Description:
Predicted 3D model of a 96-nucleotide RNA (SAM riboswitch aptamer (S box leader)) from a marine sediment metagenome.

């Protein structure tokens, strides 16, 4: 920096003891009916793999992921009279 995807899916577990939702603001929420974090679990199927003529399938390797749309807005444009749409930026994965 190019690309591809981001409304789906996933735990009454352990340990652990206050935070957590990337930032920067505003808002909205999860949380002592236990937050981060680690450990089994489980989800997914981007890439290697292995079966396939292919579609595909398996879930073995490497990642990634397990409250809310990437939890909403920030900028623009539409509809229009405070809302919704819709593109964006800006951010995650994965691949080169």
């Nucleotide at each position: 920096c190019u690309u591809a995807u981001c409304a789906a899916g996933a735990g009454u577990g352990g340990u652990g003891g206050a935070g957590g939702g990337a930032a920067u603001a505003g808002g909205c929420c999860c949380u002592g009916c236990g937050a981060a974090a680690c450990c089994c679990g489980g989800c997914a199927a981007c890439c290697g793999g292995u079966a396939g003529a292919a579609a595909u399938a398996c879930g073995c390797g490497g990642u990634g992921c397990c409250a809310a749309a990437u939890c909403c807005u920030a900028c623009a444009g539409a509809u229009u009279c405070a809302a919704u749409c819709u593109g964006g930026a800006a951010g995650a994965u994965g691949a080169g």

The RNAcentral record of the sequence draws on MGnify.